[in-house]
A computed fold for a 106-nucleotide RNA from Alteribacter natronophilus, annotated as SAM riboswitch aptamer (S box leader).
């Protein structure tokens, strides 16, 4: 890089440094940002794996924070398909696609 499985409406800063853009790709919107965003450190949260405890036990609940991860707006929303409502514009729901994270595999 790629494949499989699971999850993605919750949670998490009045800190320090840096100094201009950032929110995956493309597009349309909408947000964050010199009242310092993004990023790094510290701090915090608790999704998966591992550890421990309990149980109605091959899973469920809890503890803690070891390995990763995460800490504006639902994966920020939409774009593709289907269904419902509606005169229409549009709204709502379901799914797919793409993405992110974890564990495992070639």
């Nucleotide at each position: 890089c790629u494949c499989u499985u699971a999850u993605c409406c919750a949670g998490a800063g009045u800190g320090a440094c840096c100094g201009a853009g950032g929110g995956a790709c493309c597009a349309g919107g909408c947000c964050c940002g010199a009242u310092g965003a993004c990023g790094u450190c510290c701090a915090g949260c608790a999704a998966c794996c591992a550890u421990c405890c309990g149980c109605c036990a091959u899973g469920c609940g809890g503890a803690a924070a070891g390995g990763u991860g995460c800490u504006c707006c639902u994966u920020c929303c939409u774009g593709c398909a289907g269904a419902a409502u509606g005169c229409a514009a549009a709204u709502u729901c379901u799914g797919a696609g793409a993405g992110a994270u974890a564990a495992g595999g070639u």

Taxonomically the source falls in Alteribacter (Bacteria, Bacilli, Caryophanales, Bacillaceae). The model forms 97% of the base pairs in the Rfam consensus. The coordinates come from a structure-prediction model, not an experiment, and the mean pLDDT is 85.